[in-house]
RNA sequence: GAAUUAAUUACGGGAGAGACUACAAAUUUUUGUAGCGCCGAAGGAGCAACCACCCAGGAAUCUCUCAGGCAAAACGGACCGUAACAUAUUA
Repeated sequence: GAAUUAAUUACGGGAGAGACUACAAAUUUUUGUAGCGCCGAAGGAGCAACCACCCAGGAAUCUCUCAGGCAAAACGGACCGUAACAUAUUA
């Protein structure tokens, strides 16, 4: 001087799916409960090749839907970008 790097933090972007039905309350469209119908990108679980031939290990945006979510708004949101961390770390 240049580059890499997991995690964390800040900012920005960020999808999908019933304003369904019934009852109750509140009071004029909101909340709760139950039922059915759906979504996958918080989390969670499962699996291939491979490896090993004892148990096992073994990925996801794939699969499942326990959880979470389903008017708008808000919150959340995998992932992406920028910056900080960084006179760090690695070569």

Model confidence (mean pLDDT): 77 of 100. Glycine riboswitch aptamer from an uncultured Pelagibacteraceae bacterium, 91 nucleotides, folded computationally. It matches the Rfam family "Glycine riboswitch aptamer". From the family's description: This family represents the bacterial glycine riboswitch. It was read from a public genome assembly, where an Rfam model found it.